[in-house]
RNA sequence: CUGGACGUGGCGCAAUGGCAGCGCACCGGCUUCGGACGCCGGGGGUUGGAGGUUCGAGUCCUCCCGUUCAGA
Numbered sequence: 001c002u003g004g005a006c007g008u009g010g011c012g013c014a015a016u017g018g019c020a021g022c023g024c025a026c027c028g029g030c031u032u033c034g035g036a037c038g039c040c041g042g043g044g045g046u047u048g049g050a051g052g053u054u055c056g057a058g059u060c061c062u063c064c065c066g067u068u069c070a071g072a
Stems, first nucleotide, its partner, number of pairs: 001071007010024004018055001026042005048064005
């Protein structure tokens, strides 16, 4: 320099163009003498950034940034 893959709560990951969710973690409650386990509930996301297409974009297109792989 060229090409591919990836970027979504704190972490790991889902999500046919049609309400952004799951697990862990965190917080509160129940339980306990107290904790752990367990059960119930809750908070937390400008979906990496900027544009475009569309009635509607996490998803499609373009550019940029970052991580990674391959080639030169």
The prediction has a mean pLDDT of 82.
The RNA shown here (transfer RNA) has 72 nucleotides and comes from an Acidimicrobiales bacterium.
Lineage of the source: Bacteria > Bacillati > Actinomycetota > Acidimicrobiia > Acidimicrobiales.
The RNAcentral record of the sequence draws on ENA.